[in-house]
Context: one part of a larger RNA
RNA sequence: CUGGGCGUAAAGGGCGCGCAGGCGGGUGGGUAAGUCGGGUGUGAAAUCUGUGGGCUCAACCUACAGCCUGCAUCCGAAACUGUUCACCUUGAGUACAGAAGAGGAGAGUGGAAUCGGUAGUGUAGCGGUGAAAUGCGUAGAUAUUACCGAGAACACCAGUGGCGAAGGCGGCUCUCUGGUCUGAUACUGACGCUGAGGCGCGAAAGCUAGGGGAGCAAACAGGAUUAGAUACCCUGGUAGUCCUAGCCGUAAACGAUGGGCACUAGGUGUUGGAGGUAUUGACCCCUUCAGUGCCGUAGCUAACGCAUUAAGUGCCCCGCCUGGGGAGUACGGUCGCAAGGCUGAAACUC
Numbered sequence: 001c002u003g004g005g006c007g008u009a010a011a012g013g014g015c016g017c018g019c020a021g022g023c024g025g026g027u028g029g030g031u032a033a034g035u036c037g038g039g040u041g042u043g044a045a046a047u048c049u050g051u052g053g054g055c056u057c058a059a060c061c062u063a064c065a066g067c068c069u070g071c072a073u074c075c076g077a078a079a080c081u082g083u084u085c086a087c088c089u090u091g092a093g094u095a096c097a098g099a100a101g102a103g104g105a106g107a108g109u110g111g112a113a114u115c116g117g118u119a120g121u122g123u124a125g126c127g128g129u130g131a132a133a134u135g136c137g138u139a140g141a142u143a144u145u146a147c148c149g150a151g152a153a154c155a156c157c158a159g160u161g162g163c164g165a166a167g168g169c170g171g172c173u174c175u176c177u178g179g180u181c182u183g184a185u186a187c188u189g190a191c192g193c194u195g196a197g198g199c200g201c202g203a204a205a206g207c208u209a210g211g212g213g214a215g216c217a218a219a220c221a222g223g224a225u226u227a228g229a230u231a232c233c234c235u236g237g238u239a240g241u242c243c244u245a246g247c248c249g250u251a252a253a254c255g256a257u258g259g260g261c262a263c264u265a266g267g268u269g270u271u272g273g274a275g276g277u278a279u280u281g282a283c284c285c286c287u288u289c290a291g292u293g294c295c296g297u298a299g300c301u302a303a304c305g306c307a308u309u310a311a312g313u314g315c316c317c318c319g320c321c322u323g324g325g326g327a328g329u330a331c332g333g334u335c336g337c338a339a340g341g342c343u344g345a346a347a348c349u350c
Stems, first nucleotide, its partner, number of pairs: 003322004007304002012318001014201004021194003025088007033081002035077008048066007091191001092188004096183004103177007110154001114150008125136002162169002206247006215241002220236004258317006266295011299306002323350003332343004
């Protein structure tokens, strides 16, 4: 490069926004760049192919023809692509009326529990384990009552429930704010899809500075266990966990399944709407849209399984893979305060 692939065999970028690029709905007209047909010129010779000829044959040599799939130019065609003009509404969007939601940011606030403090009652134990011990306690612990304080997390509700692009989001109230769904009309008139680079977001841990520190708890200390025990168990316990500002940029960042559009049996549960039927009314039942689960037909798959939320059937765009180890290493570059991240080989070996 060509091909074949990417749920689990190697392989979907952690997620979004988006410049360039690629691709792109319907009707009519123009144009003729792509496209198609034809003419002319050129496409050296040798080589190659065909048919002859010459060495006794062949290899070899040689004549003619073809080929040279190309390029340039001219004439023509106008279906498709491009381009241009005009128009359209189904893609996309805007307005309007409703709806649900742990979507985000800030401020405030509540109760339970835990720990600490003060005071009361009260006395010899408490705690912990498989059993113990370290530890705490007559300087009065544990238990119990009242009050005060602190920090962190929000039981029940809670649900293969909801929201968000992903990471993720859960007490309650207020303020600011993003997105989504449904319905009926009106409007814009292809304004779209994807997206190399780029930019932004991005759990936990970690880092810098300042605060905070109840509980938990790497490291660490002690007690046990054990042949040993740098562990599992126990008693303690510092970073950290929390807040503010700034870095880091990773993950089994998983549905191990990129995004968009269209098409292709059904059944059943659930969430949010709308319509119908029905009723005094809430229900029930039917239809439909959007989400989220289970089962299953065709089809697909190596199998497992997937199956209108596709891993089915197609089209468009991006990312990625190409035997195992060496190795996500070395070197270089780049980013970072650092830790390290991103990019990413080879020798050698099986």
The prediction has a mean pLDDT of 89. Predicted 3D model of a 350-nucleotide part of an RNA (small-subunit ribosomal RNA, central domain) from a metagenome.